[in-house]
Molecule: transfer RNA
Organism: candidate division WWE3 bacterium
RNA sequence: CGGGGUGUAGCUCAGUUGGCUAGAGCGCGCGAUUCGGGUUCGCGAGGCCGCAGGUUCGAGUCCUGCUACCCCGA
Numbered sequence: 001c002g003g004g005g006u007g008u009a010g011c012u013c014a015g016u017u018g019g020c021u022a023g024a025g026c027g028c029g030c031g032a033u034u035c036g037g038g039u040u041c042g043c044g045a046g047g048c049c050g051c052a053g054g055u056u057c058g059a060g061u062c063c064u065g066c067u068a069c070c071c072c073g074a
Base pairs, nucleotide, nucleotide: 001073002072003071004070005069006068007067010026011025012024013023019057028044029043030042031041032040050066051065052064053063054062
């Protein structure tokens, strides 16, 4: 320098013929259960989807640039 991939909640990920208020598991907080803890059950907080721009009535989801990391090549 060229090609490809990944970047969504603290962690691991799902969500992709673009369409309803963005989800799960673990973790965290509160409550129930217990003498207490663990387990189990219920409720809840937490992300605007790497950054910027574009297309569209509407974008996590399409297009462009940039950026971090990984792989291949030179």